Description: The RNA shown here (SAM riboswitch aptamer (S box leader)) has 116 nucleotides and comes from uncultured Mucilaginibacter sp. The prediction has a mean pLDDT of 77. It was read from a public genome assembly, where an Rfam model found it. The organism belongs to Mucilaginibacter, within Bacteria.
RNA sequence: UACUUAUCCAGAAAGACUGAGGGAAAGGCCCUGUGAAGUCUUAGCAACCUAUACCGGCAUGGCCGAUAAAAGGUGCUAAUUCCUACGCUUACCAAAUGGUGAGAAGAAGAUAAGAU
Numbered sequence: 001u002a003c004u005u006a007u008c009c010a011g012a013a014a015g016a017c018u019g020a021g022g023g024a025a026a027g028g029c030c031c032u033g034u035g036a037a038g039u040c041u042u043a044g045c046a047a048c049c050u051a052u053a054c055c056g057g058c059a060u061g062g063c064c065g066a067u068a069a070a071a072g073g074u075g076c077u078a079a080u081u082c083c084u085a086c087g088c089u090u091a092c093c094a095a096a097u098g099g100u101g102a103g104a105a106g107a108a109g110a111u112a113a114g115a116u
Base pairs, nucleotide, nucleotide: 001115003114004113005112006111007110008109013042014041015040016039017038021031022030023029026084027083028082043077044076045075048073049072050071052068053067055065056064057063058062081108086106088103089102090101091100092099093098
């Protein structure tokens, strides 16, 4: 960056400085002077990548898969990605091309790994 793939109902906070906002964007609903956002320190969660141990498979090349642990690189530590809004499918109502409901699927967003 608007390109690819995977994941997103789990999990995990204290302190210092500072002082009014924050939850992507619109609506809702929340958090917040019993201290928002930000910076720093320490701690923790998780297991995407690297490295490690062990088991299995194979075409024996090493690769693939499962498990464990958590050293390194990221990430994360209110609420399902807080919910909805948009598109799609579907059921019903309607016949106003509309309304109501349902759907871990799309779009959007976040993170990781890769690509440019």
It matches the Rfam family "SAM riboswitch aptamer (S box leader)". Rfam links the family to the GO term regulation of gene expression. Rfam's curators write: The SAM riboswitch is found upstream of a number of genes which code for proteins involved in methionine or cysteine biosynthesis in Gram-positive bacteria.